[in-house]
RNA sequence: GGGCGCGUAACUCAGUGGUUAGAGUGCGAUCCUUACAAGGUCGAAGUCGUGGGUUCGAUCCCCACCGCGCCCA
Numbered sequence: 001g002g003g004c005g006c007g008u009a010a011c012u013c014a015g016u017g018g019u020u021a022g023a024g025u026g027c028g029a030u031c032c033u034u035a036c037a038a039g040g041u042c043g044a045a046g047u048c049g050u051g052g053g054u055u056c057g058a059u060c061c062c063c064a065c066c067g068c069g070c071c072c073a
Base pairs, nucleotide, nucleotide: 001072002071003070004069005068006067007066010025011024012023013022018056027043028042029041030040031039049065050064051063052062053061
């Protein structure tokens, strides 16, 4: 330098055009227990990597850039 893949909650990941988005783990509160763990209930936590474009409407489609990984040279 070229090709391919990935980027969504603190972490691991779903969601592939239609309510400005979910799960598990973790975190907080509470119930239970003499207490702790386990378990139950409730809750907080997101500029969906950035900027443009397409569309009535974009996490999703297109382009560029940034970061990470793999391969080729």